[in-house]
């Protein structure tokens, strides 16, 4: 001291959570000791059973139990006598039982705390000193007789003592009433002194010393009382109070008092929180915290309150009494049914209740207490001891050595290496502790008894003796042996610590934030490893962090927050100067501030926990004594702060009235004629009964163009034609007057747009609801025709707005530029001057901000005072209570849930935003698909199978560039199990193959024949074993690789600097240009990289070598013809090196890059045309079936072989084609011209046969040699607009090839049949030049072929582009955004399911307090008392008051509850699509 978590990222706000300490704890796993603490927080719930308060015989009477002693009987051991001793039950009296223990239910109070006070008081023992104790007198308890009774217990009779009770007498420094002197003080009055009258005691014991006892003073000791001051929540509790506040008197208390009562007056208390509700003992302290502060009140200690609940008094010095009474009410026992006991919140113990808290011990030995002379006695207080890791402390569980770094584990990149790990074996040492012996305390001093000293039968001292529960405990010594003694939680981050296995969004993890859908450091194991440690972890609760209530120490523009505005009360806060006082306020002095606890010293337990002692503290209240700056207060003064006077000014301030011109509208009248209107298009709708249009009177309402403007006034809200009356403001000026009169402002009160409400008017225009047309899938909207309320206007209500500057008001201070608007003053001849006030605006320093931004009009630097705010939803809702006619509106919560919601700024990527540009994108064209038959593919169906991938562009003549059988992966049935292949290595053998035959569909399986070589080393070959197979199974979302696609689109980064708290920006942006981020300029950047261009190929032009198989001018020879053939290298051509194209001239523009020019030249001119070349990256694009590969998966099978079927099915729908619907044709003759390619299992001349597909013989030719080799075109005839002499689909015969084999299911001839179909809806597509559009060629694969397809070749060979608005895709720049899985996006609200928690509700059942009225026990207290008693009294009666009960209406509070309202949650429901983007009708309040 801080971490994690909103975001793709980045600052901030802001909540949620962790990491540390604590506990009178609980829970789980685990455990060795010791000391020295704690231990019912829950039912103040109920309690069997034992204890916990007795004691004095030295106050009585006295003799029931025990003991001794004497007597007596007499069976010598037992009965019985004697209060004669020591003792004592019970009973009279005295002292104690009011202490000591426990508990915290009431109790917001003088209960507590902490300073006072009492001239308003009481105190038994105890102690100081003063005086006194003569004399009498009736009684009762026990005891004893009887009686009842089931007990408990009761009643009568006779009798009996006292330190019990009465009565006289004496008697003051008592008390009282009346006086007189005095001193004091603090109001009443207090103290001394005196004088008179009246009253009121006493107890005896006795060892004769004393003890006890009466009365009156003090002392100490405890307590009552009153005060000041502090001491919970709620204002959704705002008013309470009748003995209530005060007085007089009297009663009554110890004592003051409304403490009670009578009359008397009407007062108390309260926003400084009265009353009431809820809660709870207070306090020292303890726990936390840097501190302030919070949070706590277990254990010590002080104080209260309480004793099963209420009430009530007796006794008593003291109680309204925890182990006393009486009553009453619950509850439990006994009971013989009449009637009675009871009271653990005293130790212990039991039920109960709980997560959960101990022995039904010992002992009075020590401390203390009760009585007592004492000895003693009682003491669950109190010392011990027992349980319990409840927490603290303190120790141990071993220490050195020891490397082949054994073995096993567990991982790996696995012939090997890491890791466990000095760890273990081993060796040597050591005994703390446990075990076993043995010895063994302190705490004890006193009383008391003995002996001795001093004065003298007592105290006082000194020595001796006696008394331990804890305990034979602590502690000590001795023995032996490493021997007895680790575990817990965690290893994704935060937070120390990593891998393998299983699992597969399933189990299950989790404090947050999140893991788990086949490669899980997060689940389980496991190995290894971090952190603590006789403990570890979780769970609950404080308090820290949290500056997240903020004093110390926070904010309010936009993140949650400024009140709508102003006047104003209380309250707070306040100019200059001077005096006085001393409340705050400083200092000294004293008194408190209980011990204990903190904190320091020192000291005792072998150390520490702990414990003893001193000191500091205890921050706080009281008293007193100074001091006076400050603040107050109190007097006087001042003027600058306000205010007022006087002048002069400014405005859309405000009320009231009055007048005006524009438009609209309607009415009349006129003129005119088919239409108006309206909209994207239209329709409702007006109009021939005369509309719009126009003209001209005339009403009538509401608003006031231009002037207008970041203009102005006003406190806001708001104010706008002109002008009159009233009123208000603000500014300057002069600085005259008053003298601090001020500033804010809770409560209050006024004023407050719109809408809305009431009562009455008004009503053109507009116009919620509403009808109607439209538009849609719907359209209760947006468009359009109407059109109520309203809008207007009076008087009242409403009291709210995104009522905004989202910025409270008042005052002071703090660089600057520049306009508006209105003052005043100077200068001058005017201004555009200067200068000095109030206003209202823009840029924009320095500050300050999270940042946008703000900045003299602050959000900056400060005072003053007030309002708010504290995560988001629930919710400005619920519920109460205030206003209001009423909508409403103020106030204003919780449960629940969530981990975020939020503000500003980036970087994207979207937009039915914008702006710039490109593309066969669109126009402009030519030609096509879509319509027909057929071909091919693709879905669907359907099959035993129709094998499997590709599925918007970016699958569908695609993988397949050949599916009759193989191809094949698919079905079906037979078959095989080291196999279909190869290798190795062991040992063996000489045969295996091959032929023939037999069943079989084949594969297979049987049967039979024959037969190795060899240098002897092996070669060879099958079999046998063992290792290695083998999969077109699965995942392409685990992957290489390769491939499409934006896109051949111009973009993608990058170093260094700079700028910004950051993401990020700059560079790349801006002007231009360009096919281009392709160059230029200009620039906080400069530079580089990948991309583009270029370099490579093929084509169009020349030169040059070369010159056969290719050519053929020229010369020879030669043919029916022909480079045939000499020969040539000119030319074409073949294929090798090269030139050549650079905007290089030029001319215009233009700084430059560069662009125009049908320019020059050129074979080609502005990348000449073509191909390959495809950047960062995107689509988890596609391929595990091309290949390769991680993984999972079958192994007599998901392998493998064979046969035969299947990939060819067929109502249907889709894609890609081919041939056509004809005359630019068709069909019959004749004629003519290429190129690329391929060939020996092959092209095949040429000849003969066939109508023909082809056969047949047969030359060439491993090819510039031989073979294959064109069509359209072109003549020339013919067909005549038909379903034809176009089309050629189906079918039906005969053929032909090719293969083993052509039926499922080949292709091709020839004869025959002659279908749709006459140019194709809606929509769609390709192409900008040798291109489209036509026509043929040739290859691959391939036996053959379903090829109409794929490619490549040359024939002939066009149109059209004005453009960039629109459609598509794209680049750049900008905007806007709630988007980021990025618009295929994000998100709303009904409604349906399911689950929580809550609000209303007719009722229903509770609880505490209050009020009337009834009734009333106990007792006090009053009055009476003819009855008892010698009296004293007392019984009885009667009255007041009251606990309690009954009852009657209200008010609160809490449960539940049929319906019911929202509300919050919940992968994949329904219905729209409201909001983000101009969100598609801007949003919103």
């Nucleotide at each position: 001291a801080g971490g994690g978590u909103u975001u793709g990222a980045u600052c901030c706000u802001g909540g949620c959570u962790c990491a540390g300490g604590a506990u009178g704890a609980a829970c789980g796993c685990u455990a060795g000791c010791g000391g020295g603490a704690g231990g019912c927080u829950u039912a103040a719930c109920a309690c069997a059973u034992g204890c916990a308060a007795g004691u004095c015989g030295a106050g009585g009477g006295g003799u029931a139990a025990c003991a001794u002693u004497g007597g007596a009987g007499c069976u010598u051991g037992c009965u019985u006598c004697a209060g004669a001793u020591g003792a004592c039950g019970a009973c009279c009296g005295g002292c104690g039982c009011a202490c000591g223990g426990g508990u915290g239910a009431g109790u917001a109070a003088c209960g507590c705390g902490u300073a006072u006070g009492c001239a308003a008081c009481c105190u038994a023992c105890c102690u100081c000193a003063a005086a006194c104790a003569g004399g009498g007198g009736a009684a009762u308890a026990g005891c004893u007789c009887a009686g009842g009774g089931a007990a408990a217990c009761c009643u009568g009779g006779a009798u009996u003592a006292a330190u019990a009770c009465c009565c006289c007498a004496u008697a003051a420094u008592a008390u009282u009433u009346a006086g007189a002197u005095u001193u004091g003080g603090c109001a009443u009055c207090a103290g001394a002194u005196u004088u008179a009258a009246a009253u009121u005691a006493a107890a005896a014991c006795u060892c004769c010393g004393g003890u006890g006892g009466u009365u009156a003073a003090g002392g100490a000791u405890g307590g009552u009382c009153a005060u000041g001051c502090g001491u919970g929540a709620c204002a959704u509790u705002a008013g309470c109070u009748a003995g209530u506040u005060g007085g007089u008197a009297a009663g009554g208390u110890a004592a003051c008092g409304g403490c009670u009562u009578a009359c008397c007056a009407a007062g108390g208390c309260a926003a400084c929180g009265a009353u009431g509700u809820c809660u709870a003992g207070g306090g020292g302290u303890c726990c936390u915290g840097a501190g302030a502060g919070g949070g706590u009140u277990a254990u010590c200690c002080c104080c209260c309150a309480c004793a099963c609940u209420g009430g009530u008094a007796c006794u008593g010095a003291g109680a309204c009494a925890c182990g006393g009474a009486c009553c009453a009410g619950a509850c439990u026992c006994c009971u013989a049914c009449g009637g009675g006991a009871g009271g653990c919140a005293g130790c212990a113990g039991u039920g109960a209740g709980g997560a959960a808290u101990a022995u039904u011990g010992g002992u009075c030995a020590a401390u203390g207490g009760a009585c007592g002379a004492a000895a003693g006695u009682c003491u669950g207080a109190a010392c011990c001891a027992g349980c319990c890791a409840u927490g603290c402390c303190g120790c141990g569980u071993g220490c050195a050595g020891g490397a082949u770094g054994a073995a096993u584990g567990c991982c790996c990149u696995a012939c090997g290496g890491g890791u466990u790990g000095u760890a273990a074996a081993c060796u040597g040492c050591u005994u703390u502790u446990a075990u076993a012996u043995g010895g063994g305390a302190a705490g004890a001093a006193a009383c008391g008894c003995c002996u001795c000293u001093a004065c003298g039968u007592g105290u006082a001292g000194a020595g001796g003796u006696c008394u331990g529960a804890c305990g034979g405990u602590a502690c000590c010594a001795u023995a032996a042996g490493a021997a007895u003694a680790a575990g817990g939680a965690c290893c994704g981050g935060c937070u120390a610590a990593c891998u393998c296995c299983g699992u597969g969004c399933c189990a299950g993890c989790a404090g947050c934030c999140g893991c788990g859908g086949u490669a899980a450091u997060a689940c389980g194991g496991a190995g290894g490893g971090u952190c603590c440690a006789a403990g570890c972890g979780u769970u609950a609760u404080c308090c820290g962090g949290a500056u997240u209530u903020a004093u110390u120490g926070g904010g309010u523009u936009u993140a949650a927050a400024g009140g709508g505005u102003c006047c104003g009360u209380a309250g707070g806060c306040g100019g200059g100067c001077u005096a006085a006082u001393a409340a705050g306020u400083c200092a000294g002095a004293g008194g408190u501030g209980a011990a204990a606890u903190c904190u320091g010293g020192u000291c005792g337990c072998u150390c520490a926990a702990c414990g003893a002692u001193c000191a500091a503290a205890c921050u706080g209240c009281c008293u007193u004594u100074g001091a006076u700056a400050c603040u107050g207060u109190u007097a006087g003064u001042c003027u600058u702060g306000a205010a007022u006077a006087u002048a002069u000014u400014u405005g859309a301030a405000g009320u009231a009235g009055g007048c005006g011109g524009a438009a609209u509208a309607u009415g009349u009248a006129g003129u005119g004629u088919a239409g108006c209107g309206g909209u994207g298009a239209a329709a409702u709708g007006c109009a021939u009964a005369g509309a719009u249009a126009u003209u001209a009177c005339a009403u009538a309402g509401a608003a006031c163009a231009c002037c207008a403007a970041u203009u102005g006034c006003g406190a806001a809200g708001g104010c706008a034609g002109c002008u009159u009356a009233c009123u208000a403001a603000g500014a300057u000026a002069u600085u005259a007057u008053u003298g601090a009169c001020g500033c804010u402002g809770a409560u209050g009160g006024a004023c407050g747009a719109a809408a809305g409400c009431g009562u009455g008017g008004g009503u053109a225009g507009c116009g919620a609801a509403c009808g109607g047309g439209a538009u849609u899938a719907g359209a209760u909207a947006c468009c359009c025709c109407g059109g109520u309320a309203g809008u207007c206007c009076a008087c009242g209500c409403c009291g709210u707005a995104a009522a905004c500057g989202a910025u409270g008001u008042a005052u002071a201070c703090u660089c600057g530029g520049u306009g508006c608007u209105u003052g005043u003053c100077u200068a001058c001849u005017u201004g555009a001057a200067g200068a000095u006030g109030a206003g209202u605006g823009c840029c924009a320093a320095a500050g300050c901000g999270a940042a946008a931004g703000u900045a003299u009009u602050a959000a900056g630097u400060a005072u003053a005072c007030c309002a708010c705010c504290u995560g988001g939803g629930g919710a400005g809702u619920a519920c109460g209570c205030u206003g209001g006619c009423a909508a409403c509106a103020g106030u204003g919560a919780a449960a629940c849930u969530c981990a975020a919601a939020g503000g500003a700024a980036u970087u994207g990527a979207c937009g039915g935003g914008g702006g710039c540009c490109c593309g066969c994108a669109c126009a402009a064209g030519c030609g096509g698909u879509g319509g027909a038959g057929c071909a091919u593919g693709u879905g669907g169906u359907u099959u035993a199978a129709u094998u499997c991938g590709a599925u918007g562009a970016u699958a569908c003549g695609c993988g397949a560039g050949g599916a009759a059988c193989c191809u094949u992966a698919c079905c079906u049935g037979g078959g095989c199990u080291u196999a279909a292949a190869u290798g190795c290595a062991u040992a063996a053998u000489g045969a295996c193959a091959g032929g023939a035959c037999u069943g079989g569909a084949a594969a297979c399986a049987g049967u039979u024949u024959u037969u190795u070589c060899u240098u002897c080393g092996g070669a060879c070959a099958g079999a046998a074993u063992g290792c290695a197979a083998g999969g077109u199974g699965c995942u392409g979302c685990a992957u290489g690789g390769c491939u499409g696609u934006c896109g051949u689109c111009a973009g993608c980064u990058c170093g260094u600097g700079c700028c910004g708290u950051g993401a990020g920006g700059u560079g790349u942006c801006g002007g231009g240009u360009u096919a281009a981020g392709u160059c230029c300029c200009a620039u906080a950047a400069c530079g580089a990289g990948c991309g583009c261009a270029a370099c490579c190929c093929c084509u169009a032009u020349c030169g040059u070598u070369a010159g056969u198989u290719g050519c053929u001018a020229a010369c020879a020879g030669g043919u029916u013809a022909a480079g045939c053939u000499g020969a040539g290298g000119a030319c074409u051509c073949u294929a090798g090196c090269g030139a050549g194209a650079c905007u290089g001239c030029c001319u215009a523009c233009g700084c430059a890059a560069g662009u125009a020019g049908a320019g020059a030249g050129g074979a080609a001119g502005g990348u000449g045309g073509g191909g390959a070349c495809g950047a960062c990256g995107u689509c988890a694009a596609g391929u595990c079936a091309u290949c390769a590969c991680g993984g999972c998966c079958c192994u007599u099978a998901c392998g493998u072989c064979c046969a035969g079927g299947g990939c060819u099915a067929c109502a249907c729908a889709c894609g890609u084609g081919c041939u056509a619907c004809a005359a630019u044709g068709g069909u019959a003759g004749g004629a003519a011209c290429a190129g690329c390619a391929a060939g020996u299992u092959g092209c095949c001349a040429a000849c003969c046969a066939g109508u023909g597909a082809u056969g047949g013989u047969g030359a060439g030719c491993u090819a510039a040699u031989c073979u294959c080799u064109a069509a359209a075109u072109c003549c020339u005839a013919u067909c005549u607009c038909a379903g034809u002499u176009c089309g050629g689909a189906u079918c039906g015969g005969a053929g032909u090839c090719u293969g083993c084999a052509a039926c499922u299911c080949g292709a091709c001839u020839c004869c025959g049949u002659g279908a749709a179909g006459c140019u194709g809806g809606a929509a769609u597509c390709g192409c900008u030049a040798g291109u489209a559009a036509u026509c043929g060629g040739g290859u691959a694969u391939c036996a053959g072929c379903c090829a109409u397809g794929a490619u490549c070749c040359g024939g002939u060979g066009a149109a059209u582009a004005c453009g960039u608005u629109c459609c598509c895709g794209g680049g750049c720049c900008u905007u806007g955004u709630a988007c980021a899985c990025a618009c295929c996006g994000c998100c709303c609200g009904u409604c349906a399911a399911g689950c929580c928690a809550u609000g209303g509700a007719a009722g229903c059942u509770g609880g505490g307090g209050g009020u009337g009225c009834c009734u009333g026990a106990a007792g006090u207290c009053g009055g009476u008392g003819a009855c008892c008693g010698c009296a004293a009294g007392g019984a009885g009666c009667c009255g007041c008051c009251u606990a309690g009960g009954g009852u009657a209406a209200a008010a609160c509070u809490a449960g539940u509850a049929a319906c019911u309202g929202g509300g919050g949650c919940u992968a994949a429901g329904u219905c729209g699509u409201a909001a983000c983007a101009a969100g598609g009708u801007a949003g919103c309040c």
A computed fold for a 1485-nucleotide RNA from an uncultured prokaryote, annotated as small-subunit ribosomal RNA. Its mean pLDDT, the model's own confidence on a scale to 100, is 83.